[in-house]
RNA sequence: UAAUUUAAUUAGCAAACCAUUGGAAACAGUGGGACGCAAAGCUAUGGGGGCUAAGGUGCUACGGUACUAAGCCAGCCCGGCCGCCGGA
Numbered sequence: 001u002a003a004u005u006u007a008a009u010u011a012g013c014a015a016a017c018c019a020u021u022g023g024a025a026a027c028a029g030u031g032g033g034a035c036g037c038a039a040a041g042c043u044a045u046g047g048g049g050g051c052u053a054a055g056g057u058g059c060u061a062c063g064g065u066a067c068u069a070a071g072c073c074a075g076c077c078c079g080g081c082c083g084c085c086g087g088a
Base pairs, nucleotide, nucleotide: 005088006087012037013036017032018031019030020029021028022027035075041081042080043079046078047077048076049073050072051071055068056067057066058065059064
């Protein structure tokens, strides 16, 4: 110095829920709040999976209803990129 395993310290992120803003919704931003997280950092134009269905299309007893992502989820999984600490 590197790899593997694994402590500690200092910092970091922030689920549910609440308030508020945006949005058709899913969901997201901000503030509060902590269930958890060693990548809970980034990537949805790498792949799989999940959510929503405004618009569109079909059907319709005209009330609706089915399908559909170009909208979302990185805190669902694999991959990619980048990265803090360093005792044994």
c-di-GMP-I riboswitch aptamer, 88 nucleotides, folded computationally. Model confidence (mean pLDDT): 85 of 100. Rfam family: c-di-GMP-I riboswitch aptamer. Gene Ontology term of the family: cyclic-di-GMP binding. Of the family's consensus pairs, 100% are formed in the model.